[in-house]
Molecule: transfer RNA
Organism: Bradymonadaceae bacterium
């Protein structure tokens, strides 16, 4: 320096291709219930600038363009 892939809750990742409903799971955390006590269990809560900018649309996680980062391959 070409090419691919990835970046979304504290941690693992759907979801993006085919635009629209407050943006979702699980595990952590925080509270309760259960139990002599923890642990498991059952209940609820908290949870997000969707890596960053622009652009197109009425409407963008999602399409485009650029750029940062991390990882794989070419020379």
């Nucleotide at each position: 320096g070409g090419g691919c892939c990835g970046g979304u809750a504290g941690c693992u990742c759907a979801g993006c291709c085919a635009g629209g409903g407050c943006a979702g799971a699980g595990c952590a955390a925080c509270g309760g219930g259960c139990u002599u006590u923890u642990a498991a269990c059952c209940c609820g809560u908290c949870g997000g600038u969707c890596g960053g900018a622009g652009g197109u649309u009425c409407g963008a996680a999602u399409c485009c363009u650029u750029c940062c980062u991390g990882g794989c391959u070419c020379a």